About this RNA:
A computed fold for a 74-nucleotide RNA from Candidatus Jingweiarchaeum tengchongense, annotated as transfer RNA. NCBI's taxonomy places the organism under Archaea, Nanobdellati, Nanobdellota, Candidatus Jingweiarchaeaceae, Candidatus Jingweiarchaeum.
RNA sequence: GGGCUCGUAGCGCAGCCCGGGAGCGCGCACGGCUGAAGCCCGUGGUGUCGAGGGUUCAAAUCCCUCCGAGCCCA
Numbered sequence: 001g002g003g004c005u006c007g008u009a010g011c012g013c014a015g016c017c018c019g020g021g022a023g024c025g026c027g028c029a030c031g032g033c034u035g036a037a038g039c040c041c042g043u044g045g046u047g048u049c050g051a052g053g054g055u056u057c058a059a060a061u062c063c064c065u066c067c068g069a070g071c072c073c074a
Base pairs, nucleotide, nucleotide: 001073002072003071004070005069006068007067010026011025012024013023020057028044029043030042031041032040050066051065052064053063054062
């Protein structure tokens, strides 16, 4: 220098292909249960979807540029 993959909640990830409610598990907070705690049950926020721009009525999703991480080629 070139190619590919990835970046979404505190952590691990799905959703992206094929545009239309931002979700799952763990963790956390509160409540229930308990003598107290753990387990269990219920409720709740987890958040600029890496950044900027474009297309569109509408973008995590499509297009362009950039940033970061990993792998491969040279």

Rfam family: tRNA. It is annotated as a transfer RNA. Rfam links the family to the GO term triplet codon-amino acid adaptor activity. Model confidence (mean pLDDT): 82 of 100.